RNA sequence: CCUGAUGUAGCUCAAUGGUGAGAGCAGUUGCCUUAUACGCAAAAGGUUGGCAGUUCGAGCCUGCCCAUCAGGA
Numbered sequence: 001c002c003u004g005a006u007g008u009a010g011c012u013c014a015a016u017g018g019u020g021a022g023a024g025c026a027g028u029u030g031c032c033u034u035a036u037a038c039g040c041a042a043a044a045g046g047u048u049g050g051c052a053g054u055u056c057g058a059g060c061c062u063g064c065c066c067a068u069c070a071g072g073a
Base pairs, nucleotide, nucleotide: 001072002071003070004069005068006067007066010025011024012023013022018056028042029041030040031039049065050064051063052062053061
């Protein structure tokens, strides 16, 4: 320098272009316990990497940029 893949909650991952973007784990609070752990319950936590475009509608499609990984020179 070229090509490809990935980017969503603190972590690991879902979500067919369609109404309020979810799950597990972690963390918080409450119950349980003499206490801790386990268990149970509840709430919280997201500018879907960034900027534009297409569309009635974008996490999803397109372009550029950024980051990581892989391959090639």